This is a predicted structure of an 89-nucleotide RNA (c-di-GMP-I riboswitch aptamer) from Thalassomonas actiniarum. Taxonomically the source falls in Thalassomonas (Bacteria, Pseudomonadati, Pseudomonadota, Colwelliaceae).

RNA sequence: ACAAAGAAAAGGCAAAACACGCGAAAACGUGUGACGCAAAACCACCGGUCUAAGGGUUAGCAAUAACCUAUGACAGCGGAGUCACCUCG
Numbered sequence: 001a002c003a004a005a006g007a008a009a010a011g012g013c014a015a016a017a018c019a020c021g022c023g024a025a026a027a028c029g030u031g032u033g034a035c036g037c038a039a040a041a042c043c044a045c046c047g048g049u050c051u052a053a054g055g056g057u058u059a060g061c062a063a064u065a066a067c068c069u070a071u072g073a074c075a076g077c078g079g080a081g082u083c084a085c086c087u088c089g
Stems, first nucleotide, its partner, number of pairs: 002089001004087001006086001012037002017032005035076001041082002045079003048074003054069006
């Protein structure tokens, strides 16, 4: 440097739920907590999923309602890309 694997050791991450914060929401942060994870590390480029404040369309005298829309999110949904611990060849 490349490849393989998860048997051991050392360690790592942390689902749901709850509390607080934050946000229009989805979500996110911190704490408690462990469902799981060998990339559950990074990255929204492709597909997918969630939300719809703002904007649009329709209806309505209006208030408002329904639908569409990401410029908001999810990396613990899959793929691409980047980097990496131990062991082993």